This is a predicted structure of a 72-nucleotide RNA (transfer RNA) from an Anaerolineae bacterium.

RNA sequence: GGGCCCGUGGCCAAGUGGGAAGGCACCUCGUUUGCACCGAGGAGAGCGCCGGUUCGAAUCCGGCCGGGUCCA
Repeated sequence: GGGCCCGUGGCCAAGUGGGAAGGCACCUCGUUUGCACCGAGGAGAGCGCCGGUUCGAAUCCGGCCGGGUCCA
């Protein structure tokens, strides 16, 4: 330098054109002498950035940025 894959809450991760699931962690309440476990509820995501297509983009297209892998 080139090919391919990935980038989604604090962490992991589903969703691949029309309401952003879930798990861990966090907060509140219950339970306990207390902690943990458990049960109930809750908060938290500009979907890497900039453009384009579309009535509508996390999703499709292009260019960048970052990471992984292979080739040189």
NCBI's taxonomy places the organism under Bacteria, Bacillati, Chloroflexota, Anaerolineae. The coordinates come from a structure-prediction model, not an experiment, and the mean pLDDT is 85. Its Rfam family is "tRNA". From the family's description: Transfer RNA (tRNA) molecules are approximately 80 nucleotides in length. It was read from a public genome assembly.